Context: one part of a larger RNA
């Protein structure tokens, strides 16, 4: 240094059991009836995941299904099952202890009471019940006050004593607490960062913290918008559109109306006025009728006119139909290579089924399925139907009784609007001070005036379109073991940290353990026969690259 062999070693290639996107479609809270999450146990055998809770690898019943079953890693015993196990599936039972944890207490999963029952001669055994706070009711009930009587005092006042009460004990009944990965709503609110420095800007009302909710939340039936036409609640999605605009006129920030879709619903109180009750000094409060708008509408008074037309976000009954287990379900043989036949040859059938997986190699006819058709004792949903209950309309004339006040609005300080406050700064909300009007009113309409136009605040409710998660089912010019989840294996596991937290590594024999009986050699480990198997340089792990080692031959100045 060259070649052959073998070692290590685990790249590469195939492979999937686990991820990772989408698409439909269904479903959305749970909890003192003690949740989420743990702990400790429960099997014939040690443990680990799964499952259950002293009724502890399970009971009850109601369907479903029809030979095997006692979960699995994992195997041996002993059982169970057509008198229908195991199993799936609906509705119920059991559910220990901590945990909000709630009978006190505590170093969570333990300790220590109280009172009632039953049981018991006792000791004690069961079992039930004792936590805060809010409402409500029902019992009870202080001081002080007030009022009344009487004493004391010249009065001021005190003393006594009577009645009225709350406050608070205490009883029942209901509600609430705790958790929930995203999504929602309020409320508190950075900074690094960009402006190429930085302060106004900007990340960004974003992280992050708190408070409250639901299966969605929130918003919503114009004091909207729009402009000289008119539109007609709220949310979403495309657009208008990086346009109007804002902006140390920098960085950048950024709409609206309009139009096209998605969904579609609209309603209820206050007041005037009328009855009732209750309390009363002026008046007040409850219930009930009536009534709820902008072309103003109601009331009240008189006049006219009609028994209809629409609807319900209610209450029962039923109820097409789905949901939670399932069931039918077509059609191939020969021979021939091989360990095997789904391959080759030949003859043949089936198809509303030639998706797709499995089977000892590659299957429309082997298997399981597919396409098509059915199917629920039970619990749920639920289109619609019918029964109740309810809502639901006028026209006019007169009257000026009503029509939401510390509000609109203004001044000043903030905030929010794409809009950075003096800028022509409305509009919306708000600390402070101020404070209208009552339909002959008022609010908008981007300073403000007129003229127009429009719409009625200062009271409430509302479904679907939207957002998120979770499951099923289908798919996939998506990963394929340093990839794809972090996690194809005992993974949020070992392991590291005092804690918050961090956080791995590890996959393949073979069709099938048939997992080397026997004989040798050795203490054994291992080997050499032999046996199995298509192979055993498939032997405890598929293939086996490289670097790195050893051997045996060769070659070298």
């Nucleotide at each position: 240094c060259c070649a052959a062999c073998a070692a290590u070693g685990g790249a590469u290639g195939c492979c999937u059991a686990g991820g990772a996107g989408a698409u439909u479609u269904u479903g959305g809270c749970c909890g003192a009836g003690g949740a989420a999450g743990g702990a400790c146990g429960c099997a014939g055998a040690c443990g680990g995941c799964g499952g259950c809770g002293a009724u502890a690898c399970u009971c009850g019943u109601c369907g479903g299904g029809g030979a095997g079953g006692u979960g699995u890693c994992a195997u041996c015993a002993a059982c169970c099952u057509u008198u229908g196990a195991u199993c799936c599936g609906g509705c119920g039972g059991u559910u220990u202890c901590c945990g909000a944890a709630u009978g006190g207490a505590g170093c969570a999963a333990u300790c220590c009471g109280g009172c009632c029952a039953u049981c018991g001669u006792a000791a004690g055994a069961u079992g039930g019940u004792c936590a805060a706070c809010c409402a409500a009711u029902c019992a009870u009930a202080a001081a002080a006050a007030u009022a009344g009587u009487u004493c004391c005092g010249u009065a001021a006042g005190g003393g006594a004593u009577u009645a009225u009460a709350u406050a608070g004990c205490g009883g029942u009944u209901g509600g609430c607490u705790g958790g929930g990965u995203a999504c929602g709503g309020c409320g508190u609110g950075a900074a690094c960062u960009g402006a190429a420095a930085c302060a106004u800007c900007u990340u960004a009302g974003u992280a992050a913290c708190g408070c409250c909710a639901g299966g969605a939340a929130a918003a919503g039936a114009a004091a909207u918008c729009a402009u000289a036409u008119g539109a007609g609640a709220u949310u979403c999605c495309c657009u208008u559109a990086g346009u109007a605009g804002c902006g140390g006129u920098g960085a950048g920030c950024g709409a609206a109306a309009g139009g096209g879709g998605a969904a579609g619903a609209g309603c209820c109180u206050a007041a005037a006025c009328c009855c009732g009750c209750c309390g009363a000094u002026u008046c007040g409060g409850c219930g009930g009728g009536u009534g709820u708008u902008g072309c103003a509408g109601g009331g009240c008074a008189g006049a006219c006119g009609a028994u209809a037309u629409u609807u319900g976000a209610g209450u029962g009954u039923u109820g097409c139909g789905a949901a939670u287990a399932g069931c039918a379900g077509a059609a191939a043989g020969a021979u021939c290579c091989g360990g095997a036949a789904u391959g080759a040859u030949c003859u043949u059938c089936c198809a509303a089924a030639g998706a797709a997986g499995g089977u000892g190699a590659a299957a429309g006819a082997c298997c399981u399925g597919u396409a098509u058709g059915u199917g629920a004792a039970a619990u749920u949903c639920a289109a619609g139907a019918c029964a109740c209950c309810g809502a639901u309309a006028g026209u006019u004339u007169g009257u000026a009784c009503c029509u939401a006040a510390g509000u609109a609005c203004c001044a000043u300080g903030g905030a929010g609007c794409a809009c950075g406050a003096u800028u022509a700064a409305a509009c919306u909300c708000u600390g402070u001070g101020g404070g209208a009007a009552u339909c002959c009113g008022g609010g908008u309409c981007g300073a403000c005036c007129a003229c127009g136009a429009u719409c009625c605040a200062a009271g409430g409710c509302u479904a679907a379109a939207u957002a998120c998660c979770a499951a099923a089912a289908u798919c996939u010019a998506c990963c394929g073991a340093u990839a794809g989840u972090g996690a194809a294996c005992u993974a949020g596991u070992a392991c590291c940290g005092c804690g918050a937290g961090g956080g791995a590594a590890a996959g393949g024999u073979g069709a099938a353990a048939a997992g080397c009986a026997c004989c040798c050699c050795g203490g054994a480990a291992g080997g050499g026969g032999a046996a199995u198997g298509a192979a055993a340089u498939a032997g405890a792990a598929c293939u086996g690259a490289a670097a790195u080692u050893g051997u045996u031959g060769g070659c070298u100045a």
Large-subunit ribosomal RNA, domain I from a Patescibacteria group bacterium, 557 nucleotides, folded computationally. The prediction has a mean pLDDT of 81. The full RNA is in RNAcentral, with records from ENA. The source organism's lineage runs through Bacteria and Bacteria candidate phyla.